[in-house]
Context: one part of a larger RNA
RNA sequence: CUGGGCGUAAAGGGCGUGAAGGUGGUACGGUACGUUUUAGUAUAAAUACUUAAGCAUAACUUGAGGUAAUUCUAAAAUACGGCUGUGCUUGAGUUUAUCUGAAGAAAAUUGUACUUCUAGUGUAGAGGUGAAAUUUGCAAAAAUUAGAAGGACAGUCUGCGGGCGAAAGCGAUUUUCUAAAAUAAACUGACACUAUAGCGCGAAAGCAUAGGUAGCAAACGGGAUUAGAGACCCCGGUAGUCUAUGCAGUGACCGAUGAAUACUAAAUGCUCUUAUCCGUAAGAGAGUAUUUAAGCUAACGCGUAAGUAUUCCGCCUGGGAACUACAACCGCAAGGUUCAAACUU
Numbered sequence: 001c002u003g004g005g006c007g008u009a010a011a012g013g014g015c016g017u018g019a020a021g022g023u024g025g026u027a028c029g030g031u032a033c034g035u036u037u038u039a040g041u042a043u044a045a046a047u048a049c050u051u052a053a054g055c056a057u058a059a060c061u062u063g064a065g066g067u068a069a070u071u072c073u074a075a076a077a078u079a080c081g082g083c084u085g086u087g088c089u090u091g092a093g094u095u096u097a098u099c100u101g102a103a104g105a106a107a108a109u110u111g112u113a114c115u116u117c118u119a120g121u122g123u124a125g126a127g128g129u130g131a132a133a134u135u136u137g138c139a140a141a142a143a144u145u146a147g148a149a150g151g152a153c154a155g156u157c158u159g160c161g162g163g164c165g166a167a168a169g170c171g172a173u174u175u176u177c178u179a180a181a182a183u184a185a186a187c188u189g190a191c192a193c194u195a196u197a198g199c200g201c202g203a204a205a206g207c208a209u210a211g212g213u214a215g216c217a218a219a220c221g222g223g224a225u226u227a228g229a230g231a232c233c234c235c236g237g238u239a240g241u242c243u244a245u246g247c248a249g250u251g252a253c254c255g256a257u258g259a260a261u262a263c264u265a266a267a268u269g270c271u272c273u274u275a276u277c278c279g280u281a282a283g284a285g286a287g288u289a290u291u292u293a294a295g296c297u298a299a300c301g302c303g304u305a306a307g308u309a310u311u312c313c314g315c316c317u318g319g320g321a322a323c324u325a326c327a328a329c330c331g332c333a334a335g336g337u338u339c340a341a342a343c344u345u
Stems, first nucleotide, its partner, number of pairs: 004316003007300002012313001014201004021194003025088007033081002035077006042070002049065006091191001092188007100180001103178007110154002114150008125136002163170002206247006215241002220236004258312006266291009295302002318345003327338004
């Protein structure tokens, strides 16, 4: 190399976009590059193959022979691939209309709770726990009434096995802007699939600058518990959490399941759409779930495939050393990406 694999044993890139490369629907022509056939030429000998001979046999040695494969030349074939011409509409896309949803961005607004402050009422406790204490309160707390300010959050219900988004993720209301799916019609006419490099997005924590800081809360302080307690419990509490602009680029970024296309027996829900004057909706389309036939699997299970096939990419090759070292690139740093070996078992 061939071969074997990647849900759970090693192995699917976090997700998208995407020049190159690889692959590519359907009808009829042309060409004859690949491909196929025939003939010739060349490919030192040996080896290999066939057949014979010689050492007693074998190994071994020797003679003869041609095939295959490859190179080139000539002639032919045209099924498939390539190239090329003219078409087609099913793949793909565009436009218009309808319609759906926590899809995204910005702005404005609202609501409950909480904390703080002010004023009134009120008087000795409040708070907290398994029990306590630290804490707080006669400088008038807690409770209660009224008012004000502030930042965060979007509670209960709707609500979900539901919906949307490429993934990360997205749940108060309104407006504006942007994107997308689905259905129908018309149009373009293969414009497609995948995708190394590159580019973009990417939870939380973290970093930089400027704001903000109600609640919560790493660190830190105190009180308990305990043999000790660096913890669990309690009282406090700073970064942070929030906003803007950048950086960072990780995750059990999981369906532990790459993307695309076609095919494969049924049943039961849910979401959206669909016949036209209105209503009903057997049926149909697009999704999303559950149970299962065939089939697959080591089994569990899968059956929206982990079945049957095709195309392209990524990745795996005993455990540890090692999400490491060195080097390179990136980063303000933290660190990230790429990625060994000795040795050991």

The part of an RNA shown here (small-subunit ribosomal RNA, central domain) has 345 nucleotides and comes from Chthonomonas sp. UBA2785. It matches the Rfam family "Bacterial small subunit ribosomal RNA". Model confidence (mean pLDDT): 83 of 100. Taxonomically the source falls in Chthonomonas (Bacteria, Chthonomonadia, Chthonomonadales, Chthonomonadaceae).